Annotation
This is a predicted structure of a 74-nucleotide RNA (transfer RNA) from Brevinema sp. Its mean pLDDT, the model's own confidence on a scale to 100, is 80. Rfam family: tRNA. The organism belongs to Brevinema, within Bacteria.

[in-house]
RNA sequence: GGAUCGUUAGCUCAGAUGGUUAGAGCAAUGCACUCAUAAUGCUUAGGUCGUAGGUUCAAGUCCUACACGAUCCC
Numbered sequence: 001g002g003a004u005c006g007u008u009a010g011c012u013c014a015g016a017u018g019g020u021u022a023g024a025g026c027a028a029u030g031c032a033c034u035c036a037u038a039a040u041g042c043u044u045a046g047g048u049c050g051u052a053g054g055u056u057c058a059a060g061u062c063c064u065a066c067a068c069g070a071u072c073c074c
Stems, first nucleotide, its partner, number of pairs: 001073007010026004019057001028044001030042003050066005
C1' cells in the first nucleotide's frame, strides 16, 4: 500500500427485504421479601447507533470519505 469483516446502553450482543415507540441479558438505582446479607420478584434510569457528508417523504439499515479494531496479502 491492497482486500475482507466489524464499530448500537457501563459490558456482551440483537435489530429479514429502509417504515411509524431502538431492544435483550448481565451490571447499576429504588422498592418488596429477610433480624441482616445473598438469592428472588417488581421498578427506574442509561443511547448524538464510530465521525462527517449524500440519497430518500423517511436511514441503525443504502452510497461516499475518514477514524479505530481484527484477519489476510504484498
The sequence is in RNAcentral, with records from ENA.